[in-house]
Predicted 3D model of a 90-nucleotide RNA (Glycine riboswitch aptamer) from Ahrensia sp.
The model forms 86% of the base pairs in the Rfam consensus.
The prediction has a mean pLDDT of 82.
It matches the Rfam family "Glycine riboswitch aptamer". About the family: This family represents the bacterial glycine riboswitch.
Taxonomically the source falls in Ahrensia (Bacteria, Pseudomonadota, Alphaproteobacteria, Hyphomicrobiales).

RNA sequence: GCGCUCACUGCCGGGAGAGUGCGGCUACGGGCCGCCACCGAAGGAGCAACCGCCCCGGAAACUCUCAGGUCAACGGACCGGCAGGUGAAG
Numbered sequence: 001g002c003g004c005u006c007a008c009u010g011c012c013g014g015g016a017g018a019g020u021g022c023g024g025c026u027a028c029g030g031g032c033c034g035c036c037a038c039c040g041a042a043g044g045a046g047c048a049a050c051c052g053c054c055c056c057g058g059a060a061a062c063u064c065u066c067a068g069g070u071c072a073a074c075g076g077a078c079c080g081g082c083a084g085g086u087g088a089a090g
Base pairs, nucleotide, nucleotide: 004090005088006087007086008084009083010082011081012080013079014078019036021035022034023033024032025031037070038069039068043066044064045063046062050058051057052056
């Protein structure tokens, strides 16, 4: 210096759950407010097996539902593919 692996970002594809609830407002919209019932896979928070550089720190698909969501759309953890730049170790 190059390539591979991993992480990050973007694009494409796949992607679950639970009310088309009731009432009011409305610019009639994929909008706003209140109430009850539910869901967990944006985010967030909690416990923790475990791990580490071990005064401490990192930690889930478990738990809680603050937030978000409960026709479709949008979103969606995670998985696969492509590409870009940067970083770490081998």